[in-house]
RNA sequence: AGGAAACUAGCUCAGGUGGACAGAGCAUCAGACUCAUAAUCUGACGGUCGCAAGUUCGAAUCUUGCGUUUCCCG
Numbered sequence: 001a002g003g004a005a006a007c008u009a010g011c012u013c014a015g016g017u018g019g020a021c022a023g024a025g026c027a028u029c030a031g032a033c034u035c036a037u038a039a040u041c042u043g044a045c046g047g048u049c050g051c052a053a054g055u056u057c058g059a060a061u062c063u064u065g066c067g068u069u070u071c072c073c074g
Stems, first nucleotide, its partner, number of pairs: 002072006010026004019057001028044005050066005
């Protein structure tokens, strides 16, 4: 040089054939419970869906380029 896969919240990950308010668990914060802590329960916070462009009435999802990581070939 060539080929493949992954990239979504601080972390681990879902997201059907393009249309749902973009979600779960953990973490964090607040409250309830308790003499207190833990556990448990409730709620809140947290997102440029890697970046840019294209297609479309509509893109996390389809197409193209680029980036990062991992793997394959020699």